[in-house]
RNA sequence: AGAGUUUGAUCAUGGCUCAGAGCGAACGUUAGCGGGAGGCUUAACACAUGCAAGUCGAGCGAGAACAGUCCUUCGGGGCUUAGUACAGCGGCGGACGGGUGAGUAACACGUGGAUAAUCUGCCCUUUGGCGGGGGACAACAGCUCGAAAGGGUUGCUAAUACCGCAUAAGUCUACACCUGCUGCGGUAGGAGUGGGAAAAGGUAGCCUCUCCUUGGAAGCUUUCACCUGAGGAUGAGCCUGCGUCCCAUCAGCUAGUUGGUAAGGUAAUGGCUUACCAAGGCUAAGACGGGUAGCUGGUCUGAGAGGAUGAUCAGCCACACUGGCACUGGAACACGGGCCAGACUCCUACGGGAGGCAGCAGUGAGGAAUAUUGGGCAAUGGGCGCAAGUCUGACCCAGCCACGCCGCGUGAGUGAUGAAGGCCUUCGGGUUGUAAAGCUCUGUGGGGAGGGACGAAAACGGUACGGAACAAUACCCGUAUCCUUGACGGUACCUCCUUAGCAAGCACCGGCUAACUCUGUGCCAGCAGCCGCGGUAAGACAGAGGGUGCAAACGUUGCUCGGAAUUACUGGGCGUAAAGCGCGUGUAGGCUGACUUGUAAGUCAGGUGUGAAAUCCCUGGGCUCAACCUAGGAACUGCAUCUGAAACUGCGAGUCUAGAGUGUUGGAGAGGGAAGCGGAAUUCCUGGUGUAGAGGUGAAAUUCGUAGAUAUCAGGAGGAACACCGGUGGCGAAGGCGGCUUCCUGGACAAUUACUGACGCUGAGACGCGAAAGCGUGGGGAGCAAACAGGAUUAGAUACCCUGGUAGUCCACGCCGUAAACGAUGAGUGCUAGGUGUCGCGGGUAUUGACCCCUGCGGUGCCGUAGCUAACGCGUUAAGCACUCCGCCUGGGGAGUACGGCCGCAAGGCUAAAACUCAAAGGAAUUGAAGGGGGCCCGCACAAGCGGUGGAGCAUGUGGUUUAAUUCGAUGCAACGCGAAGAACCUUACCUGGCCUUGACAAACUAGGAAUCCCCUCGAAACAGGGGAGUGCCCUUCGGGGAACCUAGGUCCAGGUGCUGCAUGGCUGUCGUCAGCUCGUGUCGUGAGAUGUUGGGUUAAGUCCCGCAACGAGCGCAACCCCUAUCCUUAGUUGCCAUCAGUUCGGCUGGGCACUCUAAGGAGACUGCCGGCGUCAAGCCGGAGGAAGGUGGGGACGACGUCAAGUCCUCAUGGCCCUUAUGUCCGGGGCUACACACGUGCUACAAUGGCCGGUACAAAGCGCAGCGAACCCGCGAGGGUAAGCCAAUCGCAAAAAGCCGGCCUCAGUACGGAUUGCAGUCUGCAACUCGACUGCAUGAAGGCGGAAUCGCUAGUAAUCGCUGAUCAGCAGGCAGCGGUGAAUACGUUCCCGGGCCUUGUACACACCGCCCGUCACACCAUGGGAGUCGAGUGCUCCAGAAGUGGCUGUCCUAACCCGCAAGGGAGGGAGGUCCCCAAGGAGUGCUUGGUAACUGGGGUGAAGUCGUAACAAGGUAACC
Repeated sequence: AGAGUUUGAUCAUGGCUCAGAGCGAACGUUAGCGGGAGGCUUAACACAUGCAAGUCGAGCGAGAACAGUCCUUCGGGGCUUAGUACAGCGGCGGACGGGUGAGUAACACGUGGAUAAUCUGCCCUUUGGCGGGGGACAACAGCUCGAAAGGGUUGCUAAUACCGCAUAAGUCUACACCUGCUGCGGUAGGAGUGGGAAAAGGUAGCCUCUCCUUGGAAGCUUUCACCUGAGGAUGAGCCUGCGUCCCAUCAGCUAGUUGGUAAGGUAAUGGCUUACCAAGGCUAAGACGGGUAGCUGGUCUGAGAGGAUGAUCAGCCACACUGGCACUGGAACACGGGCCAGACUCCUACGGGAGGCAGCAGUGAGGAAUAUUGGGCAAUGGGCGCAAGUCUGACCCAGCCACGCCGCGUGAGUGAUGAAGGCCUUCGGGUUGUAAAGCUCUGUGGGGAGGGACGAAAACGGUACGGAACAAUACCCGUAUCCUUGACGGUACCUCCUUAGCAAGCACCGGCUAACUCUGUGCCAGCAGCCGCGGUAAGACAGAGGGUGCAAACGUUGCUCGGAAUUACUGGGCGUAAAGCGCGUGUAGGCUGACUUGUAAGUCAGGUGUGAAAUCCCUGGGCUCAACCUAGGAACUGCAUCUGAAACUGCGAGUCUAGAGUGUUGGAGAGGGAAGCGGAAUUCCUGGUGUAGAGGUGAAAUUCGUAGAUAUCAGGAGGAACACCGGUGGCGAAGGCGGCUUCCUGGACAAUUACUGACGCUGAGACGCGAAAGCGUGGGGAGCAAACAGGAUUAGAUACCCUGGUAGUCCACGCCGUAAACGAUGAGUGCUAGGUGUCGCGGGUAUUGACCCCUGCGGUGCCGUAGCUAACGCGUUAAGCACUCCGCCUGGGGAGUACGGCCGCAAGGCUAAAACUCAAAGGAAUUGAAGGGGGCCCGCACAAGCGGUGGAGCAUGUGGUUUAAUUCGAUGCAACGCGAAGAACCUUACCUGGCCUUGACAAACUAGGAAUCCCCUCGAAACAGGGGAGUGCCCUUCGGGGAACCUAGGUCCAGGUGCUGCAUGGCUGUCGUCAGCUCGUGUCGUGAGAUGUUGGGUUAAGUCCCGCAACGAGCGCAACCCCUAUCCUUAGUUGCCAUCAGUUCGGCUGGGCACUCUAAGGAGACUGCCGGCGUCAAGCCGGAGGAAGGUGGGGACGACGUCAAGUCCUCAUGGCCCUUAUGUCCGGGGCUACACACGUGCUACAAUGGCCGGUACAAAGCGCAGCGAACCCGCGAGGGUAAGCCAAUCGCAAAAAGCCGGCCUCAGUACGGAUUGCAGUCUGCAACUCGACUGCAUGAAGGCGGAAUCGCUAGUAAUCGCUGAUCAGCAGGCAGCGGUGAAUACGUUCCCGGGCCUUGUACACACCGCCCGUCACACCAUGGGAGUCGAGUGCUCCAGAAGUGGCUGUCCUAACCCGCAAGGGAGGGAGGUCCCCAAGGAGUGCUUGGUAACUGGGGUGAAGUCGUAACAAGGUAACC
């Protein structure tokens, strides 16, 4: 620090996801030790049991028993226990410590102030005191009630308990005075007068003084208490500035409310409370309401700013079963106190009672989940106490838990035949792997034995010494020393012994992301954080081997921050990606020109206080290190305050004119409103002329018209809109505004430079304007025209087209308030190259004048520099550079929807979510592809022609069907007379049956034999069994060995036309012989890419020329190759014969090679020449010459690629499968089936013909297991015999159409030949299934073929025959050959295919694409919903426990007063009553949640239905 994921690729936008760190965690697998930490996040749910707050006998009274011992009259008693225990009165402490986070959005918390508005027990310092009395109440005892818990009554008693009185330095209080300070309200101090209020004693010791006198008492000394003040410290209360979550779909809230006066109350201010008076107070800087939440130091993360969090530790707050209340006290409205109410639990004798673990343990419950009913007060701390001490679940320790952090170990060294085993393998090997074994060592942890701490310093006590006070050697204080105290724990630690012995796992290995192979599985099982893997070769599933990472842990899940600049303060955006309000006026607010001066709020600098400790950081120190602990420092970015500075901002004062505005002059304009006027046109009406159609469309029809339309003329009516001018011209804020005239009226502009003097900009709310459609009321209504009707179109057509036609469109008034209200671009100001139009107003020059030209201001366009932008593009009219203000955005869908609120008559508008769901959605540009887009251009593509196919019969192939099998493959063009250039057996792969198992075939080994040939038996054959003959070649040391072949044996193996052409090679088809496809360098672009290759011409051609940021090059095209057309040279047999000779008249012979021909080599054609056109080019047109003319004709030759095209059955080959069978051999059958359908052909339907007879002319081939002449036989197929020929020699061989002659005469025929019967021929082991041919006989369909469709542009089509391959035989097929030999092409509109350029695109598996909506089905979440069930809360009313307070207090009453007493009084109390008030009850609202028949839409879901809306002009441009 980034990465993956939208695309064919690219850039940018944008979301999702990952890598990091962290955690009080949980879960899974695993687990050796230790240290130091942490451990109910859920039910503030309920709790059994034990413990958690007591202490003081030096405050006080009372005061046992057991046990022991002694005595005894055996009843008991004494002593000790013991002034002990238990309990009581009293004091102090139970307000600390410990727990929890329910409530609380608040002065609760944090921080800084303030208290002149306060309190503070114990503690410290200090002042002055502590006199003298009194009366009770517990305990206890008696009686008594109750089951109990608990009481009642009578009686006794003490105090540091309680109460008067005395005293009062000071204190409190009332009054008036002085001084200081002051925020003028007060407040601090001083002195004065009046009044008020205190106290408690205990302990130890001693006799100096006094009295009794061993000694004690008063007393003294001591110490602890006590009272009154003052001060301090500590703690607390109250007030206050600032800070402190979400929702505005909570916008208004408030009656003690806001303030005042008076009173009450409190420690104290205060509506804190009450009465009266006033009517205030809060709020967009968010009141009120709702939701959520303890706050902080800190913690986690982050570079930081921030974000999240508030366990442990620390500070504060709140709470203690729930609600209310007070009492006591210095402090509580009190966790282990009280009262009441409620719920719950327990006890009960049913009458009543008891209780509160959110203390420590522990239990149940809840939950994914969180520990022992442990030890100890040894330490630290706390309460009480003079102290000893005691209490202390605070605390210190231990136990459990890998929950996290830190440390250690599971060994170290050496060790290569790189062992065995595993895994992989190309079978060579590789890897596990120095890993192991082996050898040499070590001893942490574990086990055994021994030693053994620190934490402990004290207090008390003993001794010694010293000190203050004192009568004092006591007491008291201090110092030294001695004594005593450890839960942890026989723990840490140390030493010895023991043995490498007892101690390694978890996750991952497709990319991100470090790490790869095999096997299994076969869209199954499964994985998955995102992208995505899995449909037979899975590095992604599962296992294994190997590897990678971390390690006593490792993964997963959850949560937080980060990455995310993805809420952007630091640090983002808004033309098209999400995003500028439709436009204006303007309130609050924000911002605001120049100069001078003051001030000091902001700002800056310095000082001071504070910012608790801990934490973080730095430097040290202590545990062997570390974690951890600890000391010091730094820091705590903050707040407050003081001092200073004065540039900038603010504020005050003054000045200015550049911003803004006013005045004057002037012209431009569809700016707005109102009234009036005008002509053209449509329609209608009237009349005339006139006659059969008109209208409308792609074509029609509906419609109108003989009742006279359309057309035409004249007149009239009425409404609406204003042609030409008219223009990226003008005006307006936008919407918008268009005939002419008049009136009223807004704004802008130019010129002038007089005036004001910052008066400005923006603008949340608010207010106004606001196209069309729509709504209300009333008019109006010509044309147009939703709805509607009809006619067409169509599969349908609720559309597009046509004929009609109502709202509406128009006017007036009132609503609505939205638009793709767009420049998809908020407003304002300044700055930053130009060029060129245009509108308005000027200036200059010039002119008689108008132009032209130069120039200023304002508007409106185009092009363009810098710059910006993802790109497109913008570019002084910015989307540039800056500033100010407003609005808006934060993935797609759900959804601009629901609910709520506001507005509206309604339609609806504004505001505006969530659940759920997806990994994208979207922008710009690129390359393709496709378009019922455009342009240019080709092709037998159409057209023009000729001949076919489709109809018939047959042949052949295919589908289908059938079958034991009908083997397999090929399937639009580009499968279908295709693989197959030839299925009777064989072929043959299929079926049936019979055999074989190292095998029909290959290699190696051993043994034997050469090979080979002949015969017999069984059988359908294969096979099985038996007999016989017979030895060769090479070497030799003569034993034998070797090569080849045969047989037998067993082992590696053979074999497979079994599967996968979607694992492959090779080969082939196709687009297409179409003209294209690319590269290097350069240039342009962020990039994909572009350029080149586009453009202008031209060509069959990316062929060539010209131009050009391109210059070159490659594969294609063309040419080079072959055949053919002309000529030449060479050569002349088997070919030829012009001339010469011979002749049997046959080039037969001699001869010749001239010609034909043969087959080798050359020539020739190149737009070379001429003319015209063309850009001076390329080239085109015409012409000449020429056998041939513009690639002469034909062939071979097929670019980059496409179709997962075809072929595993040509061959090769990975993987899989079979192995006495899916291999091999054999007999027979099948591939030849047959209701049908299709393709390709043949033959025909006849007279341009058929038949008969005669007769002529080819080319190219083939032939020895062959072609086979001639001759003979047969009607013929053919047979017999046999010459010649290894072929320019012989043969196949006749060519046929043609030509000549004859017959047939339009008919199912003398056309046509299918089918069938009989008889034959040939091949072959064999023609039954299932060959070809011959003869005789038979003589079917068929009379030129529907829709549709094919081929062909010249030696072509058509037509005629010939040959060959395969082959024993079989050709209508295929491959070739020649003979005869046409017609037509105007042309490129249309169909099909193709090429180039361009255009829009939502396509990229690329239009056979993409994609929308209803319906049907399943699932999910959600809105409405008659209701219904909760929760919370407001208001009204009833009710009124406990309790404080007020009043009362007839009843009761020790202390004080009066009184001799009785009694009375003061004071107090019970009781009563009033106010307040919790629970509870009733009613009525509001908020929120659950649920609900039914209902609405939404989302999701491999192959459902209907259509075809959108993307191309998407077939009616699309959209708002």

Model confidence (mean pLDDT): 84 of 100.
The RNA shown here (small-subunit ribosomal RNA) has 1520 nucleotides and comes from an uncultured prokaryote.
The RNAcentral record of the sequence draws on ENA.
Rfam family: Bacterial small subunit ribosomal RNA.